RNA sequence: AAAAUGUUUCAGGGCGAGGUGAAAUUCCUCACCGGCGGUAAUGGGACGGAAGUCCUUAGUCCGCGAGCGGAUAGCGAUAUCCGCCGAUCUGGUGCGAUCCCAGAACCGACGGUACAGUCCGGAUGAAAGAAACGAUAU
Numbered sequence: 001a002a003a004a005u006g007u008u009u010c011a012g013g014g015c016g017a018g019g020u021g022a023a024a025u026u027c028c029u030c031a032c033c034g035g036c037g038g039u040a041a042u043g044g045g046a047c048g049g050a051a052g053u054c055c056u057u058a059g060u061c062c063g064c065g066a067g068c069g070g071a072u073a074g075c076g077a078u079a080u081c082c083g084c085c086g087a088u089c090u091g092g093u094g095c096g097a098u099c100c101c102a103g104a105a106c107c108g109a110c111g112g113u114a115c116a117g118u119c120c121g122g123a124u125g126a127a128a129g130a131a132a133c134g135a136u137a138u
Base pairs, nucleotide, nucleotide: 001138006133007132008131009130010129016030017029018028019027031118032117033108034107035064036063037062038061043056044055045054046053047052059106060105067084068083069082070081071080072079073078088104089103090102091101092100110121111120112119
C1' cells in the first nucleotide's frame, strides 16, 4: 500500500388552494415529490499565474433495490430458483449531449378506504448501497 473476509452506524421525498358530493388529502382544476450504483462536455463549484487538476450534476439512458406472481424445500420462521416489474420528446449550442440550455410532456408496488406517487397499514421491517472501524496472509 492493498484484495477476500468481519463488525458497527447510516440508508425516501411529497396534498397547499378551489370544485362536485351524504362521503374524496383517493374524482376534477391548479399544487407538490424524485432511493442506490454507473455514464458527462464546454452547466455549477474549488484550487491554480497559466496549462490544467479535483469535486458535483439524469425520476424518464444503462444496471440495481424495493414491489408483485409462481415453483421447490420446510411444521413454521424462512431459504433457493424462475418470471413480471413505470415514464421523453421537440428545438438550441457543439466534433460530440436521451445528462447542458429552452420549451412542452410523461411516470410512480401491494392491502385499506369514494378510485391514492403524496393519507393509513405491513414497516421500530427489508434493502440497492454509503461511511467508519478492525484484522491476517501477501

Background:
The RNA shown here (FMN riboswitch aptamer (RFN element)) has 138 nucleotides. It was read from a public genome assembly, where an Rfam model found it. Model confidence (mean pLDDT): 79 of 100.